[in-house]
RNA sequence: AAUUCGCCCUUAGAGUUUGAUCCUGGCUCAGGAUGAACGCUGGCGGCGCGCCUAACACAUGCAAGUCGAACGGCACCCACCCUCGGGUGGAAGCGAGUGGCGAACGGCUGAGUAACACGUGGAGAACCUGCCCCCUCCCCCGGGAUAGCCGCCCGAAAGGACGGGUAAUACCGGAUACCCCGGGGUGCCGCAUGGCACCCCGGCUAAAGCCCCGACGGGAGGGGAUGGCUCCGCGGCCCAUCAGGUAGACGGCGGGGUGACGGCCCACCGUGCCGACAACGGGUAGCCGGGUUGAGAGACCGACCGGCCAGAUUGGGACUGAGACACGGCCCAGACUCCUACGGGAGGCAGCAGUGGGGAAUCUUGCGCAAUGGGGGGAACCCUGACGCAGCGACGCCGCGUGCGGGACGGAGGCCUUCGGGUCGUAAACCGCUUUCAGCAGGGAAGAGUCAAGACUGUACCUGCAGAAGAAGCCCCGGCUAACUACGUGCCAGCAGCCGCGGUAAUACGUAGGGGGCGAGCGUUAUCCGGAUUCAUUGGGCGUAAAGCGCGCGUAGGCGGCCCGGCAGGCCGGGGGUCGAAGCGGGGGGCUCAACCCCCCGAAGCCCCCGGAACCUCCGCGGCUUGGGUCCGGUAGGGGAGGGUGGAACACCCGGUGUAGCGGUGGAAUGCGCAGAUAUCGGGUGGAACACCGGUGGCGAAGGCGGCCCUCUGGGCCGAGACCGACGCUGAGGCGCGAAAGCUGGGGGAGCGAACAGGAUUAGAUACCCUGGUAGUCCCAGCCGUAAACGAUGGACGCUAGGUGUGGGGGGACGAUCCCCCAGUGCCGCAGCCAACGCAUUAAGCGUCCCGCUUGGGGAGUACGGCCGCAAGGCUAAAACUCAAAGGAAUUUGACGGGGGCCCGCACAAGCGGUGGAGUAUGUGGUUUAAUUCGACGCAACGCGAAGAACCUUACCAGGUCUUGACAUUGAUCGCUAUUCCAAGAAAUUGGAAGUUCCUCUUCGGAGGACGAGAAAACAGGUGGUGCACGGCUGUCGUCAGCUCGUGUCGUGAGAUGUUGGGUUAAGUCCCGCAACGAGCGCAACCCCUAUCUUAUGUUACCAGCACGUUAUGGUGGGGACUCAUGAGAGACCGCCGCGGACAACGCGGAGGAAGGUGGGGAUGACGUCAAGUCAUCAUGCCCCUUAUGACCUGGGCUACACACGUACUACAAUGGGUGUCAACAAAGAGAAGCGAAGCUGCGAGGCAGAGCAAACCUCAAAAACACACCCCCAGUUCAGAUUGCAGGCUGCAACCCGCCUGCAUGAAGUAGGAAUCGCUAGUAAUCGCGGGUCAGCAUACCGCGGUGAAUACGUUCCCGGGCCUUGCACACACCGCCCGUCA
Repeated sequence: AAUUCGCCCUUAGAGUUUGAUCCUGGCUCAGGAUGAACGCUGGCGGCGCGCCUAACACAUGCAAGUCGAACGGCACCCACCCUCGGGUGGAAGCGAGUGGCGAACGGCUGAGUAACACGUGGAGAACCUGCCCCCUCCCCCGGGAUAGCCGCCCGAAAGGACGGGUAAUACCGGAUACCCCGGGGUGCCGCAUGGCACCCCGGCUAAAGCCCCGACGGGAGGGGAUGGCUCCGCGGCCCAUCAGGUAGACGGCGGGGUGACGGCCCACCGUGCCGACAACGGGUAGCCGGGUUGAGAGACCGACCGGCCAGAUUGGGACUGAGACACGGCCCAGACUCCUACGGGAGGCAGCAGUGGGGAAUCUUGCGCAAUGGGGGGAACCCUGACGCAGCGACGCCGCGUGCGGGACGGAGGCCUUCGGGUCGUAAACCGCUUUCAGCAGGGAAGAGUCAAGACUGUACCUGCAGAAGAAGCCCCGGCUAACUACGUGCCAGCAGCCGCGGUAAUACGUAGGGGGCGAGCGUUAUCCGGAUUCAUUGGGCGUAAAGCGCGCGUAGGCGGCCCGGCAGGCCGGGGGUCGAAGCGGGGGGCUCAACCCCCCGAAGCCCCCGGAACCUCCGCGGCUUGGGUCCGGUAGGGGAGGGUGGAACACCCGGUGUAGCGGUGGAAUGCGCAGAUAUCGGGUGGAACACCGGUGGCGAAGGCGGCCCUCUGGGCCGAGACCGACGCUGAGGCGCGAAAGCUGGGGGAGCGAACAGGAUUAGAUACCCUGGUAGUCCCAGCCGUAAACGAUGGACGCUAGGUGUGGGGGGACGAUCCCCCAGUGCCGCAGCCAACGCAUUAAGCGUCCCGCUUGGGGAGUACGGCCGCAAGGCUAAAACUCAAAGGAAUUUGACGGGGGCCCGCACAAGCGGUGGAGUAUGUGGUUUAAUUCGACGCAACGCGAAGAACCUUACCAGGUCUUGACAUUGAUCGCUAUUCCAAGAAAUUGGAAGUUCCUCUUCGGAGGACGAGAAAACAGGUGGUGCACGGCUGUCGUCAGCUCGUGUCGUGAGAUGUUGGGUUAAGUCCCGCAACGAGCGCAACCCCUAUCUUAUGUUACCAGCACGUUAUGGUGGGGACUCAUGAGAGACCGCCGCGGACAACGCGGAGGAAGGUGGGGAUGACGUCAAGUCAUCAUGCCCCUUAUGACCUGGGCUACACACGUACUACAAUGGGUGUCAACAAAGAGAAGCGAAGCUGCGAGGCAGAGCAAACCUCAAAAACACACCCCCAGUUCAGAUUGCAGGCUGCAACCCGCCUGCAUGAAGUAGGAAUCGCUAGUAAUCGCGGGUCAGCAUACCGCGGUGAAUACGUUCCCGGGCCUUGCACACACCGCCCGUCA
């Protein structure tokens, strides 16, 4: 050190597709950041930052000058001289000019630029460098000009011309030296061109003084430092719908040019050069240190600060200079602006401030050179919008404050409330205390070196004073996501980041109270990173979710077997350079802290250099044989191409036989046929396809390939060796092949058959079916290039249990039904994989290599562009916009299916009787109405709530009335109130009169209670709304046989299993089996009625025998047998026998039995479904009304009536109707404000009457159909009874609207009911009457009762409903679903 172990750091998710689940997949959110902006709000300070847009245009001021120690000169001052014009000298200075240095720095901006522009590392033997530093040497002799100035002229101005004179560190000539150049030579060195040093000869070129003794300067050479220039390697954007680009283009020779290399430029010569490792073109962009984010890898960005580049109104150009192609220089051109006397001129804020404009948006026309830095100067000093400061802006970061402690009566007030209270809340008030910041006052720095001089600045800081005094908002509270109530609103107004809220109880809108979060801020918007492993290097996929090219050959490229030795590019390790400053990390320090600032230390990685190791890899060399290939021998095959040939079938033609149809369909028709079809026989012609064999069998790369024969030809497999020696795999482009249809030209055309025509079907039928039929299908040549070209699965190699079938080959000496091997082709299956389904040596497993493809759905495989094509079209291939999903899988659950299997039910069928037609009754719709109160609406509303609307009921309407109320509770006070009568009124009501209580206690005064009146106030009341807020109750599926749970097991999960299966049952009933074992709610049983018997009891029931009695009667005595009644029991269990069955469950048959396989009937209704029904039974939340939506009364209405429907009754007749006779024979009920007998009376309804009976006693009460006798004779009737008239009866306060009944009269429709439709399987249907409830009265309805008493069921195909299993599904408010197109 590797390694191992330990430790530390680090990676967080959620909502949304479904009824639910798993997966795929997108969308969205929580975090951080910003040169920000917007909304609301805003106390202080520090440090930063502040045109991201119009590189748009700019008023004004300022931003680069300085040097008199380079020069001529100049006014003032002093001194001197003077011709008074002035001159000379001196000190301190200086406008303009000559000259020098600077102005190429500093400052701004990001337009352009995809480039050696930048970054990084190198190179320059191909270079330059003013001022600065070091060293050596030099500074000699001359000359002529020019500005200023003077004069004069032109011009509006800017500016300029001419003449005269003048100085220099300005300029020029000469001398000399180095350097340099040319020629020659010597030595040394380098990767190459070549370089360095020295010597000889020749050539060229230098200088400046000023000042006055201190300096500052000048020239040459060499060196340094600094700055620059050039070249090269490598690195960093998008588009291939940009694939070819290029003429100085690439190179050479020679020259020009430059500080310097070079095609930089030029002449000539050659024809190169660049490019899929992306040239060229297009788009975008200044690059970097760094910034933001992220666990990281990465992604995005390039504001401030720092480096480089580029630009300076646009384009071009050079000049000067050490340095520029020059922001505040010049020239030219363009655009624009300004001045003008119209002739001409001037200008360039992307410097600082400022203006306009643009914009969502970005500041003062401030102070100062005090500091730092820069230019000039010897210096003083001058200049400096660089800079230092201040101002404005919450733009950002950081710090501080808006008080602290006490304080319960939990005040007032707000909000909520179950009305008790809760909460805001120690919060406030109140008491005590403090004074940061702000305010006032006093003192007052550092930053300064250098005596003085500080913009900031009377600033920081210190001290004192007063007083809680001046200082809190913003967002949110449905889930994600922390925080809930009330009111308002009512799919409105609005919210919304996603999912989604709002249609009358909204924690989702608005407001309030309360709460949560952050806080001088808080939210919103925009953008970036994150979450997103959702472009996946770290770190994804492609059978069905998006995704394998239709298949092959093969180029580039990528990858590649075994061994030896070599090299050292990759890789690994060591050392060095570099990674500037700032930033970042660590440590320390300074502002009171922090932000901020200062100091020290520090990377990893990239790049470069030096030297090293050699396992792996690359690259050379050599070898090997296992990958691959070649040869040899066999072998199967619908592999391909060409040629030939055969039979069946078919159509057509000719002929024969033959006659009325054929054909076609679900059924038909069109069509063909007496001009002879179809059918059948013979002959001929033609084209296409090859029955049987034939097979999850063969061959081929795929498409695809099928009679037989011949020729040519590709590939595979097997066997044994020999040979070559990695020659291999994959394969972007490219090339080829490529079903069907289609296209071009030419053939061919039997059958079939798009289009088309006709016939049908249908609402229509441009379809499905039928009759015809053209292209086409076939051949030759050439195109096209697609497909569910599918195994929806790219190719190659290796590895990873088996079993079984099949075609080919081989081995076990022969044979072999057997075994083994190889390469194919299927099925099953383990590990493993998978979201699941499934795959599983033919992988979808485990690995390696290469290619293709994918990144939400729609738009769209579309548009545009390009390429291809004759065309059709193909290949390549977007965006706007839009959605919150689109999808996959499932032995997930259900529902559904004109899917399947099994099985039930009066479900059909079989049968009987009905409804639908008529009249009437009744309910409903509709209409009408002042009102026709309301509810119920498929089954499952409609003779339903109504088991009984004349008033009442009553909820409706009209009118008349009441307002603490018709009703309840409390109630000061009062007890006269009950009841009856009179008057008014339609009544309610009003007025009046008469009238006088009850209970308990009592101390007899009274007290209490009941009852009644009663002011005021609380409150009552509502059949007003919501059954989509509810309870309860009910209907329905359905008396169907189902519905679940616990534990276990299986599955990632939803879930499954159990409960499925084989039998069986009425039944999830039971048996057997079984990863299930048990259990619950249902089924059944237990309960009631009924059928038989026993027993007990025996009145009001009964009467066999005995007795009595009657015209007669259980009438009487009696009886306890019978019937019956009421109790209690028995009985039926597939128990017995036989057979079947699995030795089961159970079924079938039989015996016995009153009853036989749950004997018949009832009660009983699982989990649930239908937002089913009911707020008008009741109860009830919320809302609404309060002299009315409450209450009372009278009258009306609920009874309407052109119609429509449901449910019934009665009929249409002869199985009937009528009349009569016979007391023919029931059951179950009811009865006291009741049932009401006998008797009398009336034609009758009924009346009078009142016995008996609270009922096994009496009454209602007669049962009716039936039986018998007679009449009717098929007729709208002796059927039917509606309707109407008259006359009556009953109930009731009252029958007009609007009751029932009776008698007489009247006699309607109706002659068996279209389409359609209902009930019923046995004491049932049908038919007959009886009773009851409601009720004063009113029944064709309803609920019961018995009498008479059938027919039929082959069967489960069909209709309806249901149960179980299974299958499909894009359905799940679940087929009354979903969904497509057109139109609006």